[in-house]
Molecule: SAM riboswitch aptamer (S box leader)
Organism: Cytophagales bacterium
RNA sequence: GAUUUAUAGAGAAAGAGGAAGAGAAAAGGCUCUGUGAACUCUUAGCAACCUACGCACAUCGCAAGGUGCUAAAUCCUUACCUAAAAAAUUGUUAGGAAAUAUAAAUC
Numbered sequence: 001g002a003u004u005u006a007u008a009g010a011g012a013a014a015g016a017g018g019a020a021g022a023g024a025a026a027a028g029g030c031u032c033u034g035u036g037a038a039c040u041c042u043u044a045g046c047a048a049c050c051u052a053c054g055c056a057c058a059u060c061g062c063a064a065g066g067u068g069c070u071a072a073a074u075c076c077u078u079a080c081c082u083a084a085a086a087a088a089u090u091g092u093u094a095g096g097a098a099a100u101a102u103a104a105a106u107c
Base pairs, nucleotide, nucleotide: 001107002106003105004104005103006102007101008100013043014042015041016040017039021032022031023030026078027077028076029075044070045069046068049066050065051064053061054060074099080096081095082094083093084092086090
């Protein structure tokens, strides 16, 4: 990197370095940011996918190990499909798909 499966309105920040951007991508919005962004490191925490351990053998517990995560719903919307009621080709609402992220397995 590819495929499959599962999950995604919950949860959890301080310090040091750094120096101007950041919030996945296209567009639109909105927001964070010199009261210091991204990024790196340390410590702490959250969570519980995998392993370990406990056990009533599991849809439970634990949090030691492997990951992950710690502004805002995956920050929101549009782009595709279905349904509903309007209305007249357009918007609204609900659901899904797609995309993205993470985990596990396989290649």